Model confidence (mean pLDDT): 77 of 100. Predicted 3D model of a 131-nucleotide RNA (FMN riboswitch aptamer (RFN element)) from Nocardioides marmotae. Lineage of the source: Bacteria > Bacillati > Actinomycetota > Nocardioidaceae > Nocardioides.

[in-house]
RNA sequence: UCGCGUGCUCUGGGGUCGGUGAAAUUCCGAGCCGGCGGUGAAAGUCCGCGACCCGGUCACAAGCCUGUGACCGGUUGACCAGGUGGAACUCCUGGACCGACGGUCAAAGUCCGGAUGGGAAGUGCACGCAG
Numbered sequence: 001u002c003g004c005g006u007g008c009u010c011u012g013g014g015g016u017c018g019g020u021g022a023a024a025u026u027c028c029g030a031g032c033c034g035g036c037g038g039u040g041a042a043a044g045u046c047c048g049c050g051a052c053c054c055g056g057u058c059a060c061a062a063g064c065c066u067g068u069g070a071c072c073g074g075u076u077g078a079c080c081a082g083g084u085g086g087a088a089c090u091c092c093u094g095g096a097c098c099g100a101c102g103g104u105c106a107a108a109g110u111c112c113g114g115a116u117g118g119g120a121a122g123u124g125c126a127c128g129c130a131g
Stems, first nucleotide, its partner, number of pairs: 003129006010122001016030004032109001033099002035049004044097002053074009079095005101113003
C1' cells in the first nucleotide's frame, strides 16, 4: 500500500413573495431543494443502493381480528437538443421533467406525523487475517 473479515461510527436538502378563497406554506404565477457508490470528465433524470408500500416463511404475544421481530421476495419517479472534447445522457448553452405513506377548514418534494425511529450501498476509525 492493496485484498478479506469483525466491531463501532456517520449517513438529505428545500415554502419565499404575490394571487384566489370562508378556509391553502397543499390550488394558481414566479421563485426554492437535489442523499450514497459507480462511470473514459463533475449526474435529482444513466447503472446500482435505500426509506415507504405489498406479499411469503418462521418465532413470540393474543380467544379472534391482529401486533412485534427476523429472514426471503416484489414494487419503487423523471431528459432532450445543440456545443466543446480523445472521451460527457455527467461539463457549457437552451428548453423540459421528477419527487413514498398518513394527516390537514382545500389537493403538500418543501408544513405536521410515524421518526430522539429504521436503514442498504458507502464514508471514517479500530482490531484481526493473508500476500